The RNA shown here (glmS glucosamine-6-phosphate activated ribozyme aptamer) has 155 nucleotides and comes from a Halanaerobiales bacterium.
Its Rfam family is "glmS glucosamine-6-phosphate activated ribozyme aptamer". Rfam classes the family as a riboswitch.
Its mean pLDDT, the model's own confidence on a scale to 100, is 75.
RNA sequence: AGGUUAAUUAUAGCGCCCGGACUCAAAAAAGAGUUGACGAGGUGGAAAGUUAUCGAAGUAUUCGGCGGAUCUUUCCAGGUGUUCGGUAUUGAACCUAGGCUGAUUGACAAAUCUAUUGAGUGAUCAAUAGGACAAAAAGAUCAGAAAUACCUAAA
Numbered sequence: 001a002g003g004u005u006a007a008u009u010a011u012a013g014c015g016c017c018c019g020g021a022c023u024c025a026a027a028a029a030a031g032a033g034u035u036g037a038c039g040a041g042g043u044g045g046a047a048a049g050u051u052a053u054c055g056a057a058g059u060a061u062u063c064g065g066c067g068g069a070u071c072u073u074u075c076c077a078g079g080u081g082u083u084c085g086g087u088a089u090u091g092a093a094c095c096u097a098g099g100c101u102g103a104u105u106g107a108c109a110a111a112u113c114u115a116u117u118g119a120g121u122g123a124u125c126a127a128u129a130g131g132a133c134a135a136a137a138a139g140a141u142c143a144g145a146a147a148u149a150c151c152u153a154a155a
Stems, first nucleotide, its partner, number of pairs: 014067004019063001020035005038055003044076006077096004082091001085151005100144006113130007
């Protein structure tokens, strides 16, 4: 230095690479490497499926491919909610913390950038410091519509 075994830790814009691009090498042949998603958001269980939400950056390759994933559908478990009188859930619609529709309101990031280091022949990689800039959403407020059955001090 390499291999094998075991244990621990980390990881969902997560992991990997045989296309492509780039670098080195090079008489020829053969090759060896680098790159290949910046954060926010998102998990009841089972099965299946797939191009699974939002913006930032950009020399627009963050191209392309494979696997996976908190997404979607169905079922199951347990719940929410109720015409603003009440009760129940078997109705619509929802949720894994909470009904539907609409309007108003609603916060924050990392890379990029600049400067300075380290490794490498190089493509590139890693780190420190500085200063910024989002959207979707959660939530809040207001308004509107709305199943069936029973009850009117009972249900």